Predicted 3D model of a 71-nucleotide RNA (transfer RNA) from a bacterium.
Its Rfam family is "tRNA". Rfam links the family to the GO term triplet codon-amino acid adaptor activity. By type it is a transfer RNA.
It was read from a public genome assembly.
[in-house]
RNA sequence: UGCGGGAUCGUCUAAUGGUAGGACGUUUGACUCUGAAUCAAAAAAUCGGGGUUCGAAUCCCUGACCAGCAG
Numbered sequence: 001u002g003c004g005g006g007a008u009c010g011u012c013u014a015a016u017g018g019u020a021g022g023a024c025g026u027u028u029g030a031c032u033c034u035g036a037a038u039c040a041a042a043a044a045a046u047c048g049g050g051g052u053u054c055g056a057a058u059c060c061c062u063g064a065c066c067a068g069c070a071g
Base pairs, nucleotide, nucleotide: 001070002069003068005066006065010024011023012022013021018054026042027041028040029039030038047063048062049061050060051059
């Protein structure tokens, strides 16, 4: 430099173009003499910028990043 990939709550992982969900973790409450466990609830994410569309995590363009292959 070229090529084809990857990216979503703190972590892992879903989502026919139509309310971004689940598990673990965290916090709060219940239970308990206290803690653990258990139960209930809450907060928490689509890499950036454009475009297409009534509507984009998803399709298109572009940039940065990650790892791989080729030179």